[in-house]
RNA sequence: AGAGUUUGAUCCUGGCUCAGGAUGAACGCUAGCGGCAGGCUUAACACAUGCAAGUCGAGGGGUAACAUUACUGCUUGCAGUAGAUGACGACCGGCGCACGGGUGAGUAACGCGUAUGCAACCUACCCUUAACAGGAGGAUAGCCCAGGGAAACUUGGAUUAAUACUCCAUAGCUUUGAGGUAUCGCAUGAUACUUUAAAUAAAGUUCCGGCGGUUAAGGAUGGGCAUGCGUGCCAUUAGCUAGUUGGUGAGGUAAUAGCUCACCAAGGCGACGAUGGCUACGGGGUCUAAAAGGAUGGUCCCGCACACUGGUACUGAGACACGGACCAGACUCCUACGGGAGGCAGCAGUGAGGAAUAUUGGUCAAUGGAGGCAACUCUGAACCAGCCAUGCCGCGUGAAGGAAGACUGCCCUAUGGGUUGUAAACUUCUUUUAUAUGGGAAUAAAUAUGCUACGAGUAGCAGGUUGAAUGUACCAUAUGAAUAAGCAUCGGCUAACUCCGUGCCAGCAGCCGCGGUAAUACGGAGGAUGCAGGCGUUAUCCGGAUUUAUUAGGUUUAAAGGGUGCGUAGGCGGGCUUUUAAGUCAGUGGUGAAAGUUUGCGGCUCAACCGUAAAAUUGCCAUUGAUACUGGAAGUCUUGAGUAUAGUAGAGGUAGGCGGAAUGUGUAGUGUAGCGGUGAAAUGCUUAGAUAUUACACAGAACACCAAUUGCGAAGGCAGCUUACUAUGUUAUUACUGACGCUGAUGCACGAAAGCGUGGGGAGCGAACAGGAUUAGAUACCCUGGUAGUCCACGCCGUAAACGAUGAUUACUGGUUGUGUGCGAUACACAGUGCGCGACUGAGCGAAAGCAUUAAGUAAUCCACCUGGGGAGUACGUUGGCAACAAUGAGACUCAAAGGAAUUGACGGGGGCCCGCACAAGCGGAGGAACAUGUGGUUUAAUUCGAUGAUACGCGAGGAACCUUACCUGGACUUAAAUGUACGAUGCAUGAUUUAGAAAUAGAUCUUUCCUUCGGGACUUUGUACAAGGUGCUGCAUGGUUGUCGUCAGCUCGUGCCGUGAGGUGUCGGGUUAAGUCCCAUAACGAGCGCAACCCCUAUCGUUAGUUGCUAGCAGGUAAUGCUGAGGACUCUAGCGAAACUGCCGGUGUAAACCGAGAGGAAGGUGGGGAUGACGUCAAAUCAGCACGGCCCUUAUGUCCAGGGCUACACACGUGUUACAAUGGUCGGUACAAAGGGCAGCUACCUGGCAACAGGAUGCUAAUCUCAAAAGCCGAUCUCAGUUCGGAUUGGAGUCUGCAACUCGACUCCAUGAAGUUGGAUUCGCUAGUAAUCGUAUAUCAGCCAUGAUACGGUGAAUACGUUCCCGGGCCUUGUACACACCGCCCGUCAAACCAUGGAAGCUGGGGGUACCUGAAGUACGUCACCGUAAGGAGCGUCCUAGGGUAAAUCUGGUGACUGGGGUUAAGUCGAACAAGGUA
Repeated sequence: AGAGUUUGAUCCUGGCUCAGGAUGAACGCUAGCGGCAGGCUUAACACAUGCAAGUCGAGGGGUAACAUUACUGCUUGCAGUAGAUGACGACCGGCGCACGGGUGAGUAACGCGUAUGCAACCUACCCUUAACAGGAGGAUAGCCCAGGGAAACUUGGAUUAAUACUCCAUAGCUUUGAGGUAUCGCAUGAUACUUUAAAUAAAGUUCCGGCGGUUAAGGAUGGGCAUGCGUGCCAUUAGCUAGUUGGUGAGGUAAUAGCUCACCAAGGCGACGAUGGCUACGGGGUCUAAAAGGAUGGUCCCGCACACUGGUACUGAGACACGGACCAGACUCCUACGGGAGGCAGCAGUGAGGAAUAUUGGUCAAUGGAGGCAACUCUGAACCAGCCAUGCCGCGUGAAGGAAGACUGCCCUAUGGGUUGUAAACUUCUUUUAUAUGGGAAUAAAUAUGCUACGAGUAGCAGGUUGAAUGUACCAUAUGAAUAAGCAUCGGCUAACUCCGUGCCAGCAGCCGCGGUAAUACGGAGGAUGCAGGCGUUAUCCGGAUUUAUUAGGUUUAAAGGGUGCGUAGGCGGGCUUUUAAGUCAGUGGUGAAAGUUUGCGGCUCAACCGUAAAAUUGCCAUUGAUACUGGAAGUCUUGAGUAUAGUAGAGGUAGGCGGAAUGUGUAGUGUAGCGGUGAAAUGCUUAGAUAUUACACAGAACACCAAUUGCGAAGGCAGCUUACUAUGUUAUUACUGACGCUGAUGCACGAAAGCGUGGGGAGCGAACAGGAUUAGAUACCCUGGUAGUCCACGCCGUAAACGAUGAUUACUGGUUGUGUGCGAUACACAGUGCGCGACUGAGCGAAAGCAUUAAGUAAUCCACCUGGGGAGUACGUUGGCAACAAUGAGACUCAAAGGAAUUGACGGGGGCCCGCACAAGCGGAGGAACAUGUGGUUUAAUUCGAUGAUACGCGAGGAACCUUACCUGGACUUAAAUGUACGAUGCAUGAUUUAGAAAUAGAUCUUUCCUUCGGGACUUUGUACAAGGUGCUGCAUGGUUGUCGUCAGCUCGUGCCGUGAGGUGUCGGGUUAAGUCCCAUAACGAGCGCAACCCCUAUCGUUAGUUGCUAGCAGGUAAUGCUGAGGACUCUAGCGAAACUGCCGGUGUAAACCGAGAGGAAGGUGGGGAUGACGUCAAAUCAGCACGGCCCUUAUGUCCAGGGCUACACACGUGUUACAAUGGUCGGUACAAAGGGCAGCUACCUGGCAACAGGAUGCUAAUCUCAAAAGCCGAUCUCAGUUCGGAUUGGAGUCUGCAACUCGACUCCAUGAAGUUGGAUUCGCUAGUAAUCGUAUAUCAGCCAUGAUACGGUGAAUACGUUCCCGGGCCUUGUACACACCGCCCGUCAAACCAUGGAAGCUGGGGGUACCUGAAGUACGUCACCGUAAGGAGCGUCCUAGGGUAAAUCUGGUGACUGGGGUUAAGUCGAACAAGGUA
């Protein structure tokens, strides 16, 4: 010191969360020792038991207990007697008990803190000083006797003492009354001296030293009272107060005072927060923080308050009293039922509560306290010990060496390596700690006693006694590595990684988030990291958080400027002079307790801890000085502000008058069938005459053009013309006043539209409403009507996206340009100077967009407002309002975001440009029929599996009768079907025959290799060992391959530049192209993958070469044929070349390029076709072609065999074939291809058969032989029919292939002759050698379900105006709340569950007050009869009060049928928002 988290990415705003420190802590796991500290935060809840305040015999009467002594009795160790002694129960008396100890309930207060004051006071014991202590008296407790009571206790009688009580005396100093003088003080007044009158004291005891007593003064100590300042939250608490505020007089107190009372006056407090409510002991300090602050107040110290709850006084120097009293109340206990007792918030301890907090310990040795002359006694104060890792600090659990880098474990790319790890073993060393034994402190100074000195109660000396802790700390010796390590974490933040298990399960999680079969995030293991006698978790506080901002934030769009003005209080305020000294600054003095913090030094072995000294204590008070600034006072000035004069500007305001256009209505005329309205219609109006048109009349409302980026106004707002009244701005002159100013909480006024009240008015428009449409619906959008309203007057309301989303005022800070209106200048110009309204661009600012002299820049003053989103501008309360509503304005709960600006994409029922058989124009099809084939579905033992919008469906399959085959049924096998290696054996194996069987298989019989250098080798078989196999799963773990967008023109990079950044630029713009093709322009310049070209086929020509091809000329030959010789001319074959490049011409154009049926050319503008597929998209397809990770099966999910199935069949879909016929069918004749295949083959030719084919036979391993054409052409026939169309289906007979055609082949012949007469909505292909049509060949293959696929040639069209629309695509731009990217996102009602909350008839608690009644104890006062000599008392009464009761209100909780909205949740319904979101 920062980090994580909103996004596809970015910057910002903003919250949430984390890392740090701390604690009187608690919980989990673990635990060797010591030192120092701490230890009921909850129930101020209730308490058993013990102890916590007594002491004095040197005050007294005395003698119950104990001891001693003496005496007596005697059972010689017992009893009795004696206050005689030490002492002492109870009692009288003195002092103490008001300290010490506990707690924090109450208290928001002079309670506390701090600083003052008392001329308004008290103070026992202590110190100092002065004076005094004479006399008298009567009681009473105890004791004794008698009585009551269960007890607590108590009654009566007799007798008695005192330092107890009373009276008298003395009293200068004291007090009170009345004077006088002097001095002093801020005032009341104080002090000193003095005159006079009055009142009041005392106690004894003694060892004779004293101790004690009374009065007065002073001191010290401790208190009391008063005052300034400081000391929580709530305004949803705004008014409070009758002893209240003051005065006079009296009472009262130690003392002032309404403290109390009588009378008088009417004050006092309060937005600088009274009153009320809630909470809370305050401070020194403590924690945290850089500081300022924030939080806190446990231990220790100071103060206060309290002592079961409430009240009251007594005693006393001091109390309204923790271990005193009285009364009332609640509770507990005892009881003989009549009455009594009690108060742990003292120390221990118990119960309860709680997450949680200790021993019913020791000692007065020290320190301190009470009493006492003292010894001494008492002391749960204190000092110690016990328990607890509660915290802080310290020590230890060993150290050095030791690599075969051992074994195990774990991991891996696994013949091996890595890690655990110098770790261990092993060797050497040490002994803190531990155990044992021994030694062993300090804390102790004194008091007493004796002596000495003097100042006579101090000092010194001598000297006896005293230790709870404790045989503790510490020291020594011995033994031996011996007795001693855990906890949390390991996805990022955050140091630390792998394997296994699990499979959105179990679970984790502080935030983000992990987990759905390869989890570094769950659980375990190995390893690692961090800390360590502890480690983690939880809770709380500060920090980080500048996230309440004084230091130190903001408000155009993120939360946030009041709708606007006037103005009160307040805050702030121009120049100069003088004065003052309040603020301010400086010096000095006092205080700021100690402890604590900080620093130095020191003591425990160190440290924590402790001691000592210093500093600090930032504060308050007093005093002295300074006077720049601020303030106060006085004077003065003119520049701020205002006034005056003269102009000028305007939809500024109010009231009145006037005007025309339009609309509607009425009357009258003309006129006839429609008008109106819409996307299209209908409702509506109209033959009773509409609409249209003409004339006249009336009504209300609004003011076209001018008109503008215009003008005016504080804002809202203001528009025909004109009059009156009125307000304002501005300019010029600088005459006057002389700071009169700015802002502005509360307040007052104004304030669009809608709405409300009363009364008018009502043309048009037009919520509600009605009707018509639209629609799935349409309570809407559209249409026809139409009420309130809109208008006027008066009165309310008081809100708006009341917006420039930008408060007011003042000053300063660059330019360019337009415009309104003044001045000046006048010249129709140009510049100048003011006040306004705009645009653009700098610096600067800003997250950016942007703002930019009209600031969102730089500064100053004042006001208002904000602090995550939602809940919510809601609830409750209050105020205003006729109401509607407005203003003020929360919490519970919930989320980790919500949001701003900009970027890249994607998308849009946004825009622009462009392309494509995309549409259009055409040709032919599909969809209807039958069949073939594929798919779905169904069925089945099985109908194996995959492919499923485009991009599956004659697809994998380019060929399922067995095989294939993966499926089913049944039968079998278990190292196997194949291959290899090593070792051993063998001459078998094989073959033939035969048995069983469906076969696999099993059995039987017969048969028996080769070469040789004789060593052996080859081959076969067999055995053993090692390696199996899987068409099982995952294409969402993968490779490879493929489809599609798409042969679309795109996709990127380097450097530079721009931007905070994501990104942009380049790649955009203007043209052009089939093309990101090229050109021009250009902060870009270049480059890559794509395009094009290079490659192949084809179209023309040349050349080379002529066999199996060809045959023009020559020759031979045939019935005929390149048949033969020969030839290379031609065709052809197949090598090499040429040719086409917008090259030429004309036009357009800067160019690129385009146009021209141009020329030339076989071919013309990529000539035609093919191959060729950028970055990427679809988790697209394929684990069944192959390969491969992981998982699964292993006498089976592997392997073999037979049979069956993949060929099923109500049905649905796709792709095809054949047709429906005359452009045709049938028959006869006749012509012309290309490409390809062929030896287990193609087969000429001959024969047979109607034919499929069969039997012969020949050629050909192929430019040689062969398979081998059809449409066409020439004739004939059919004549529009379910036909001489069509051929399905079925019957019969055959052929061929093959072990085998039943399921389940093809073909032939004869017979049969179904549907179908051109096909609904819809839909497909094709732009030229194309579509259409005709046949041919091939692969696979024994054969074939091929009508398929792939090739080949023959014949050979029509049409394209064009790009509005549909589909797909490209580029640019725009909007976006989308980014899984529109198959997106997302809001509300309704329906379900849960949660918190508001209202509510009521019900039920608590708090504080008021009124009335009653009223204990008690003080004060009064008082007859009683007591007492008296003082006085009892009794009674009065006043007041705690408490109790009653009543009406009030504040604040709980609960409540029912009810309101809110939040969360999985999936649903309907519509809405985001794009022009389909009505912005």
This is a predicted structure of a 1480-nucleotide RNA (small-subunit ribosomal RNA) from a metagenome. The RNAcentral record of the sequence draws on SILVA. The prediction has a mean pLDDT of 83.